[in-house]
Context: one part of a larger RNA
RNA sequence: GGCUGAUGGUGGAUGCCUUGGGUGUGGGAGGCGAUGAAGGGCGUGGUAAGCUGCGAUAAGCCUCGGGGAGCCGCACACAGGCGUUGAUCCGGGGAUGCCCGAAUGGGGAAACCCGACUGGGCAAUACCCAGUCAUCCAGGGGUUAACCCUGGAGGCGACACCAGGGGAAGUGAAACAUCUCAGUACCCUGAGGAAAAGAAAUCAACCGAGAUUCCCUGAGUAGCGGCGAGCGAAAGGGGAGGAGCCUAAACCAGGCAGGUGUUAAAGCUCGUGGGCGUUGCCUGUCUGGGGUAGUGGGACUACACCGGAGAGGGCCACGGACCUCUCGGGGAGUUACAAAACUCUCUUCUUAGCCGAAGGCACCUGGAAAGGUCCGCCAGAGAGGGUGAAAGCCCCGUAGGCAAAAAGAAGAGAGUCUCCCUGGGUGUAGAUCCCGAGUAGCACGGGACACGAGGAAUCCCGUGUGAAUCUGGGGGGACCACCCUCUAAGGCUAAAUACUACCCACACACCGAUAGCGCAUUAGUACCGUGAGGGAAAGGUGAAAAGAACCCCGGGAGGGGAGUGAAAUAGAACCUGAAACCAUCAGCCU
Numbered sequence: 001g002g003c004u005g006a007u008g009g010u011g012g013a014u015g016c017c018u019u020g021g022g023u024g025u026g027g028g029a030g031g032c033g034a035u036g037a038a039g040g041g042c043g044u045g046g047u048a049a050g051c052u053g054c055g056a057u058a059a060g061c062c063u064c065g066g067g068g069a070g071c072c073g074c075a076c077a078c079a080g081g082c083g084u085u086g087a088u089c090c091g092g093g094g095a096u097g098c099c100c101g102a103a104u105g106g107g108g109a110a111a112c113c114c115g116a117c118u119g120g121g122c123a124a125u126a127c128c129c130a131g132u133c134a135u136c137c138a139g140g141g142g143u144u145a146a147c148c149c150u151g152g153a154g155g156c157g158a159c160a161c162c163a164g165g166g167g168a169a170g171u172g173a174a175a176c177a178u179c180u181c182a183g184u185a186c187c188c189u190g191a192g193g194a195a196a197a198g199a200a201a202u203c204a205a206c207c208g209a210g211a212u213u214c215c216c217u218g219a220g221u222a223g224c225g226g227c228g229a230g231c232g233a234a235a236g237g238g239g240a241g242g243a244g245c246c247u248a249a250a251c252c253a254g255g256c257a258g259g260u261g262u263u264a265a266a267g268c269u270c271g272u273g274g275g276c277g278u279u280g281c282c283u284g285u286c287u288g289g290g291g292u293a294g295u296g297g298g299a300c301u302a303c304a305c306c307g308g309a310g311a312g313g314g315c316c317a318c319g320g321a322c323c324u325c326u327c328g329g330g331g332a333g334u335u336a337c338a339a340a341a342c343u344c345u346c347u348u349c350u351u352a353g354c355c356g357a358a359g360g361c362a363c364c365u366g367g368a369a370a371g372g373u374c375c376g377c378c379a380g381a382g383a384g385g386g387u388g389a390a391a392g393c394c395c396c397g398u399a400g401g402c403a404a405a406a407a408g409a410a411g412a413g414a415g416u417c418u419c420c421c422u423g424g425g426u427g428u429a430g431a432u433c434c435c436g437a438g439u440a441g442c443a444c445g446g447g448a449c450a451c452g453a454g455g456a457a458u459c460c461c462g463u464g465u466g467a468a469u470c471u472g473g474g475g476g477g478a479c480c481a482c483c484c485u486c487u488a489a490g491g492c493u494a495a496a497u498a499c500u501a502c503c504c505a506c507a508c509a510c511c512g513a514u515a516g517c518g519c520a521u522u523a524g525u526a527c528c529g530u531g532a533g534g535g536a537a538a539g540g541u542g543a544a545a546a547g548a549a550c551c552c553c554g555g556g557a558g559g560g561g562a563g564u565g566a567a568a569u570a571g572a573a574c575c576u577g578a579a580a581c582c583a584u585c586a587g588c589c590u
Base pairs, nucleotide, nucleotide: 001589002588003587004586005585006584007583008582009581015575016540017539020511021510022508023507024506025505026504027503028502029500030499031156032155039100040099041098042055043054044053046078047077050074051073061094062093063092064091065090066089070082071081072080105114106113107112115133116132117131118130119129120128121127135153136152137151138150139149140148141147161192162190163189164188165187166186172179176226202209203208213240214239215238216237217236223231224230244492245491246490247436251289252288253287254286255285256284257283258282259281260280267276268275270319271318272317273316274315294470296435297434298433299432300430301429302428303427304426305425306424308327309326310325311324312323313322328422329421330420331419332418333417341416342415343414344413345412346411347410348409349408350407351406353402354401355400359375362373363372364371376393377392378382384396385395386394441465442464443463444462445461446460447459448458451477472487473486474485475484476483527534528533547574550561551560552559553558
């Protein structure tokens, strides 16, 4: 020096564990913000560095409810306090809430600097305190403007879902240009708890259906396609859900503006008679009524038939009619269907909680019984967790039941209120009027449709052109005829559908500390980077601190006794404690 073995050290694999993660299902909730958010800075404790909480009222203040003996966060210390006059704790409501931040008096290198005005302390131009002072939009006022009043917006969030506006490339085509990837990624704008869509100018096929949305199917079909790669419907059928409405116009009434008209007509509701004397007419516009359809509908005029009551009205009288109101009767109203409300009552749910059966039987092992043996009991409860090991009956719970002062959500009912009908309806006739115009269509150029310009319908946009009015017009995949079908050029609309930052419950042939989220622990921390950004490591004494009084060696660290404990080779560098590696001892070899 090597090999082997033993014993220790080092090291932290392995096993076991789990406070943390992953995924999913069901339900809730789906927003916060100028009443200053999200997120921060700085403070705040007797001692106080971090985290948490809170805000100069600062680990908290008030109040209501729950709860019932301890408590002063993580955090086990000292000191000092609080609490059955109900603390700590849990939940509802409220108060306070520095500075920055949309940040909004002006500025700014965020958490800072500098103002103006009003009021108060106050006598004061010092000082202090409180309040106000950004911009844009809408409505109203004002002389248009300055300006004033009222209301709103701004920013954040999961940027997951949705709509709109823009919009790639890697790739595939075994190259590549049309094509594909893909209207994807990404950017911008906007909204909601969902969004969008939506009551046929739709389909269908000569039968018929009857808004939209979503799922299954139809179907990888019909088609499209350098007919390559690939792309890829619809009708129909079955389900989920179910809801339909309002306007524009004709016409009527009233208001306003402009134009026009002038002596007897028109007009003052109609007829007759009387009276009045420019109040008229036309155009535009506003308000109210009317009206809303595709077996076409509506308006107006004429005629016919049917239909509650009362009161009032106009220049006068009479007559009929008309209009308005009231009563009575009927109906409707908060997601659309006209638009808003208010009050009360009830129910359910959410946000604290409460009750909740049955052995602490005996013996055995053990440090400890929940294990073993034996005898019982409960069960609408033998889910689960804990307790010194493995517990239905020890504890928390579980099945089942009960509960809210306050706040919120949903629903129901009643009343006030508002609206509609009765107040009009039906029929016949009418070559009277209306039924959404720079629209439809067409040409050219694009885009969307599964459809790449194709025979290319349909839908949308740009430029140009440019109709008809129901005997009108669109569609049925060029186009024409017949036939069928539907009524564009205005608008609203719940549900079935999508998603999950957040809350609750549950589940797992998901992980178990190099795994599982990057993070089980002061983690988006430490650290790195000018910055955008990148981004860790790090869990386990014991049942209980019983965390080792005291003695000894040592400067200490550390160790040896003693003591605790079932165990200390469980001693805090703490469960188990593999290997590499180190040391000591022994044997063998050299």
This is a predicted structure of a 590-nucleotide part of an RNA (large-subunit ribosomal RNA, domain I) from a Thermodesulfobacteriota bacterium.
The coordinates come from a structure-prediction model, not an experiment, and the mean pLDDT is 81.
The source organism's lineage runs through Bacteria, Pseudomonadati and Thermodesulfobacteriota.